The RNA shown here (transfer RNA) has 75 nucleotides and comes from a Thermoplasmatota archaeon. Rfam family: tRNA. Gene Ontology term of the family: triplet codon-amino acid adaptor activity. The sequence is in RNAcentral, with records from ENA. Lineage of the source: Archaea > Methanobacteriati > Thermoplasmatota.
[in-house]
RNA sequence: GGGCGUGUGGCCUAGUCUGGAUAAGGCGACAGCUUCCUAAGCUGUAAAUCGAGGGUUCGAAUCCCUCUACGCCCG
Numbered sequence: 001g002g003g004c005g006u007g008u009g010g011c012c013u014a015g016u017c018u019g020g021a022u023a024a025g026g027c028g029a030c031a032g033c034u035u036c037c038u039a040a041g042c043u044g045u046a047a048a049u050c051g052a053g054g055g056u057u058c059g060a061a062u063c064c065c066u067c068u069a070c071g072c073c074c075g
Base pairs, nucleotide, nucleotide: 001074002073003072004071005070006069007068010027011026012025013024020058029045030044031043032042033041051067052066053065054064055063
């Protein structure tokens, strides 16, 4: 340099093929209930403008283009 893949809350993952509008789940965090206290259990809350920018569209995590980080392969 070329090809392919991956990037979504603090962490892990689904959703992408087939665009549909409150982005879902687990773990974790915080608060409350419970308990003599802790743990466990139950309830609630916050946290992701979906790697960045642009385009298409009534509408984009999803389609298109460019870039970027990481991984694998080729040279």